RNA sequence: GGGCCGUUAGCUCAAUUGGCAGAGCACGGGACUCUUAAUCCUGGGGUUACAGGUUCAACUCCUGUACGGCCCA
Numbered sequence: 001g002g003g004c005c006g007u008u009a010g011c012u013c014a015a016u017u018g019g020c021a022g023a024g025c026a027c028g029g030g031a032c033u034c035u036u037a038a039u040c041c042u043g044g045g046g047u048u049a050c051a052g053g054u055u056c057a058a059c060u061c062c063u064g065u066a067c068g069g070c071c072c073a
Stems, first nucleotide, its partner, number of pairs: 001072007010025004019056001027043005049065005
């Protein structure tokens, strides 16, 4: 220098053919318990890496940039 893949909640990851952004764990509150843990109920938390484009509508398609990984030179 070239190619491919990845970037979504604090963490690990989903999200079908473009059609309301979700789960588990963690965290807050409550129940239970002498207390803790476990268990159960409930709640909050998102600029979907960034910037543009296409579209009635974009995590999803297109372009560029950044970061990480792999391969080639």